The RNA shown here (transfer RNA) has 71 nucleotides and comes from Pseudoalteromonas maricaloris. A source record names the gene trnR.

[in-house]
RNA sequence: AUUUAAGUAGCUCAGUCUGGUAGAGCAGCGAAACACGAUUUCGUCGGUCAUGGGUUCAAAUCCCAUCUUAA
Numbered sequence: 001a002u003u004u005a006a007g008u009a010g011c012u013c014a015g016u017c018u019g020g021u022a023g024a025g026c027a028g029c030g031a032a033a034c035a036c037g038a039u040u041u042c043g044u045c046g047g048u049c050a051u052g053g054g055u056u057c058a059a060a061u062c063c064c065a066u067c068u069u070a071a
Stems, first nucleotide, its partner, number of pairs: 003071005010026004020057001028044006050066005
């Protein structure tokens, strides 16, 4: 330099193909049970979907550029 893949919650990831309410598990917080802790159950919190722009009634999703990581 070129090609390919990836970037979504604190962590690991799904969702992208086929545009239509942003999700799961773990972690965190609260409550119950227990003498306490661990554990279990219930509830809850947590997002500029890497950045910028474009198309569209509507973009995590489609298009363009850039950044980062890996091969």
NCBI's taxonomy places the organism under Bacteria, Pseudomonadota, Gammaproteobacteria, Alteromonadales, Pseudoalteromonas.
Its Rfam family is "tRNA". Rfam classes the family as a transfer RNA. About the family: Transfer RNA (tRNA) molecules are approximately 80 nucleotides in length.